[in-house]
Context: one part of a larger RNA
RNA sequence: GAGUAGCGAUAAACAGGGUGAAAAGCCCUGUCGCCGUAAGCCCAAGGUUUCCUGCGCAACGUUCAUCGGCGCAGGGUGAGUCGGUCCCUAAGGCGAGGCGGAAACGCGUAGUCGAUGGGAAACUGGUUAAUAUUCCAGUACCUCCGCGUGAUGCGAUGGGGGGACGGAGAAGGUUAUGCGAUCCGGCAGUUGGCAACCGCAAGGUGAUGCCGGUUCAAGCGUGUAGGCGUGCCGUCUAGGCAAAUCCGGACGGCUUAGCUGAGGCGUGAUGACGAGCGGGCUUGUCUCGCGAAGUCGCAAAUACCCUGCUUCCAGGAAAAUCCUCUAAGCUUCAGUCACGCGGGGACCGUACCGUAAUCGGACACACGUGGGCGGGAUGAAUAUUCUCAGGCGCUU
Numbered sequence: 001g002a003g004u005a006g007c008g009a010u011a012a013a014c015a016g017g018g019u020g021a022a023a024a025g026c027c028c029u030g031u032c033g034c035c036g037u038a039a040g041c042c043c044a045a046g047g048u049u050u051c052c053u054g055c056g057c058a059a060c061g062u063u064c065a066u067c068g069g070c071g072c073a074g075g076g077u078g079a080g081u082c083g084g085u086c087c088c089u090a091a092g093g094c095g096a097g098g099c100g101g102a103a104a105c106g107c108g109u110a111g112u113c114g115a116u117g118g119g120a121a122a123c124u125g126g127u128u129a130a131u132a133u134u135c136c137a138g139u140a141c142c143u144c145c146g147c148g149u150g151a152u153g154c155g156a157u158g159g160g161g162g163g164a165c166g167g168a169g170a171a172g173g174u175u176a177u178g179c180g181a182u183c184c185g186g187c188a189g190u191u192g193g194c195a196a197c198c199g200c201a202a203g204g205u206g207a208u209g210c211c212g213g214u215u216c217a218a219g220c221g222u223g224u225a226g227g228c229g230u231g232c233c234g235u236c237u238a239g240g241c242a243a244a245u246c247c248g249g250a251c252g253g254c255u256u257a258g259c260u261g262a263g264g265c266g267u268g269a270u271g272a273c274g275a276g277c278g279g280g281c282u283u284g285u286c287u288c289g290c291g292a293a294g295u296c297g298c299a300a301a302u303a304c305c306c307u308g309c310u311u312c313c314a315g316g317a318a319a320a321u322c323c324u325c326u327a328a329g330c331u332u333c334a335g336u337c338a339c340g341c342g343g344g345g346a347c348c349g350u351a352c353c354g355u356a357a358u359c360g361g362a363c364a365c366a367c368g369u370g371g372g373c374g375g376g377a378u379g380a381a382u383a384u385u386c387u388c389a390g391g392c393g394c395u396u
Stems, first nucleotide, its partner, number of pairs: 013031006032393004040373004046353002050351001051075006060068002080141002082349003086119003092113003098107003122139005142345011153330002158325004166312004172305003177299005183213005196205003215272002219267004226260003231254007239247002273294001276290005281284001313316001359368002375387003
C1' cells in the first nucleotide's frame, strides 16, 4: 500500500425462551423464506471412523462460537436366505509338455485364472444414542449330513436336452400408485365467507360443514386373463467318435394331452399397524397401557404377464448348476428315489458420507461424478409454476 480488495451463488430472515464469562450465527418454540425428477430417499465407486455420546475451544472454520466433518476420551457395524467368498465361464491374462529365439524372452495346446454375465433359499412388524431382510417377535424357505421306514438298476471328466439370449413395433390383461366415495373417530372461533336450535345471560346441543384415518409381506393353497402346443404306445434304426432304454430318423396304432403364466381370491392374520384416548414420572422428539373404521369404484404406468406376440436383417456369448442316457464298475454291500425325524450351514463386508463441507479437483472450491425410487394440482410430459413427505436459509 490499507483497515483497502475480499469474506465463494441476492433461497431471507425475525422474535421469545435456554445455556453460558460472553450469543446475529449453538439448543428449543413460534412466524417467515427456499428446494421438491430435488437442494428428498436408496444403492454402486471412492473415502476410511468422518458415525453416536460425554468433556473441551489453543489451532482448524474466510467473522463469532457455548457449535462443528476440529481436539481428547468412551461407545458403535451381529446374516444359512443381502453382497462377496464358492460353482461356472466371456473378453483378456498366465501357461505343463511344445514351437521359435544367441540369450533375455516371445507365441501357444491341455489346462488354470478372470465378472461387468449364468448358478439354492425371507418376509412383515418391533427395537438402539449409534446396526438391522443381520438383533427380537411372528410366519417361511433352501441346501448338506446322519438315522428310520418303504421302494428300487445305480453309476461319468463321456452322449443328449436345457441353460440360451438381437433390433423395432403393436395390442390385450394386470399391479404399483393416485383420485373419489363409503365407513370410523374427533371438532368451536358463529366479528368476518360457510346449517340451524335452546337460553335474559353465562353457556349448551350439533350436521349436509371442517379435520384426521381408512394400512399389512414372503410363504402355502387355488390355477385365472393370456402364451406355446399334439402327447402316449409299439417295431426298426448306416447318425450323436465307444455304449445307450436318452436325443435324432422311418413306419404303424390310439389320441388332443401337456407345459408355461401375471394378477386376483383364500390363508398367513383370533395377528400386526392404526386416528385417538388414558396412566406414570426423571417433562422428554420420554415411557407404559388401551385402541374405532380398516370397504367399494374410477384412472393408471416406461413395472409384471413378456425370455411372450408380430415383423426385420446386420442373424444377435460361453460354461456350470439342473434333467436324462448309458461305459468301465458294483449288483450280500454300495448307490438311487420318496416320506418322516434329528443335526450342520463356516469365513469376509455391513458404522457414516455418497450431485457432496466426508469422493476427484492444493480449499468446508458456483466444477465433475454410474444406477434405482421420485407423491399432489396444471399438463402430452421427468416441461413449467405452486406444493406433500422430507430437507434446507448456502459460516460475516
Overview:
Predicted 3D model of a 396-nucleotide part of an RNA (large-subunit ribosomal RNA, domain III) from a Thermodesulfobacteriota bacterium. The full RNA is in RNAcentral, with records from ENA. Taxonomically the source falls in Thermodesulfobacteriota (Bacteria, Pseudomonadati).